[in-house]
Context: one part of a larger RNA
RNA sequence: GGAUGAACGCUGGCGGCAUGCCUAAGACAUGCAAGUCGAACGAGGUGGCCCAUUGAAGUUGGAGUGCUUGCACAAAAAUGGAUUUGGAUUUUCCACCUAGUGGCAAACGGGUGAGUAACACGUGGGUUACCUGCCCUUAAGUUGGGGAUAACAGUUGGAAACGAUUGCUAAUACCGAAUGUGCUCUUCGGAGUAAAGAAGCCCUUAAAGCUUCGCUUAAGGAUGGGCCUGCGGUGCAUUAGCUUGUUGGUGGGGUAAUGGCCUACCAAGGCAACGAUGCAUAGCCGAACUGAGAGGUUGAUCGGCCACACUGGGACUGAGACACGGCCCAGACUCCUACGGGAGACAGCAGUUAGGAAUAUUCGUCAAUGGGGGAAACCCUGAACGAGCAAUGCCGCGUGAGUGAUGAAGGCCCUAUGGGUUGUAAAACUCUGUUGUUUAGAAAGAAUUGUAAGAUUAGGAAAUGAGUCUUACUUGACGGUACCAUUCAAGAAAGCCACGGCUAACUACGUGCCAGCAGCCGCGGUAAUACGUAGGUGGCGAGCGUUAUCC
Repeated sequence: GGAUGAACGCUGGCGGCAUGCCUAAGACAUGCAAGUCGAACGAGGUGGCCCAUUGAAGUUGGAGUGCUUGCACAAAAAUGGAUUUGGAUUUUCCACCUAGUGGCAAACGGGUGAGUAACACGUGGGUUACCUGCCCUUAAGUUGGGGAUAACAGUUGGAAACGAUUGCUAAUACCGAAUGUGCUCUUCGGAGUAAAGAAGCCCUUAAAGCUUCGCUUAAGGAUGGGCCUGCGGUGCAUUAGCUUGUUGGUGGGGUAAUGGCCUACCAAGGCAACGAUGCAUAGCCGAACUGAGAGGUUGAUCGGCCACACUGGGACUGAGACACGGCCCAGACUCCUACGGGAGACAGCAGUUAGGAAUAUUCGUCAAUGGGGGAAACCCUGAACGAGCAAUGCCGCGUGAGUGAUGAAGGCCCUAUGGGUUGUAAAACUCUGUUGUUUAGAAAGAAUUGUAAGAUUAGGAAAUGAGUCUUACUUGACGGUACCAUUCAAGAAAGCCACGGCUAACUACGUGCCAGCAGCCGCGGUAAUACGUAGGUGGCGAGCGUUAUCC
C1' cells in the first nucleotide's frame, strides 16, 4: 500500500447493487416451512334437481275516469315466476365439503460444518462386477375369478395419548388361475414367470367398437447414482515400530454389484525412515485476497461434491433413505399427568433466550422462475421473487454556481497610532434546481394456461380425442414503485484525523520529567513546531481514525 462476513470512537444527506451469528452443532414459547388426486374407491354431510305452500317485478288485457276526440291514468281477469315456509330425501342425476382406503410425492428443495487426514474432495481412468421411479423409442399383452379390510354402525377400556372387540362394504388395495411376445434357470428333455382399470365418444336393450390417460412383460436410450483405481493437496520423529479378520487362498453366505463385507477351514502373512502407527488441527474444490511473477494466505456470499440433523444404535417402506419437519430402542434434557402413563426435537423462515466486540422483520405474494400432485381447472411451495432494518461493503450524486476588495467586522499573530493572516472567504447582486418538497400521469417484467370461435395435420366407417396455428377474453406481490412532467425554494444536508523525523502540513498561550503523548526513533525537568487549548495549515471526505487478521 492492498484486503475484510469485521468491531469500536466521533460524525452522518440521497440512490443503485451486494452482504449481514465468524462466538454456544447451546437451549427454544408461537406461527408457518409437503402436500395433492373425486377422471382409482366405498361412505357421511350440505345444497340443487322433485312435491306442496307463498305468490313480487314484468307482460297481455281493458271494465272505467279525465277530457284538449286522441292522449293520459287504470280495476277485474289471464300469464309470469322472483321470494317465503314445510316435506321427501325412497331411487337416479349434478355441484361442493369431510374423514378414511388407494396412488404419487415426501430421498428434491432449504439449513449447518460437528465429525472426517478419508478414494471425503479434485483430476484422469475402469465397471465383461452394477442399479436407475417419472421421461423417450421399439415389440407384445391388458383374459377370467376369489377372499378380506378401513371408513361406517354397535359394545367397550383409558385422565390423555391412544386403543380393544362384534357386524357390514368398495377399489388402480390384496391373492390364486389362464396366456407367454419375451425373460430367468437348465442335465437342453424341460421347468418357472405378469397385468387394473378410469374418463370421453358412438350406439343405445345391451354387448362390441373407437380415442385418451393408465397397467404388465421385455429390449434400448436418456438422466441420476453405487463400487474400484493412478496421481495431488498438513503439522509434530521431543510420535518408530504397527497389525490377528490382521495379509492371502478355498468353500459357503450376503449384496443391485466386486471384495474379509461376513463365516468355516488352511497358510503366515501385510504396512513402515519414499515416515507406517499415534497425537494435534481441518469439511474438500471451482474460486477469493495479495503479489511483477513465482509464491503466500483464505475457503463468508455464488456454484459442485461430501458429512450431519438433541446424543448413540437399528432397521422398515421404497426405484432411491438406513430418512432434518418418518418408525423402533437406549441416554441426557424440557413439558403434560387423574402417577397408571404420555408428548417433544428450529444446524428450515421469522422470532426468543444465552454467549459475545458483533450480525436483521414473529413482513407480502405465488405475478415471474422452478418444484410436487392432478386429464385439467387448480391446490401446495418461509424454494424463489419482493419489501423492511444496518454507512457492513462497492459504485454514483449532492450539500450550490457566477460576479464580487472599503481586501468589511470578528478571531489569531507581530517589530503594535501600523501591518500580516483567515480571504473572493463573507455581505451584496445575478442565476440554477441535482437531491428534497407539492400536484398530476404512469410502466417493462405477461410468456403461458384456461374458456369461446375458427383453420389445419395424421389416422379412422364415423364421432370423441391428440398435435399445430389464428383471433378474442383472462392473470402483477413488488406498486401508484421506477420513470416522466410540474410547484416551491439556496431554502433542509460536513465531518474526521493529523501537523518533530519517517510523512503532506506551524505559530501563540498553558503546563514544567508533572499532567500527558507514543507505530519506531523518542518528546515533557520554565521560551515544548512532539503534552493540553486556540488560530492557521495538510490529508481524506459521508465518511474519517483506531484495533484485529492476511499478503
The part of an RNA shown here (small-subunit ribosomal RNA, 5' domain) has 551 nucleotides and comes from an uncultured Mycoplasmatota bacterium. Rfam family: Bacterial small subunit ribosomal RNA.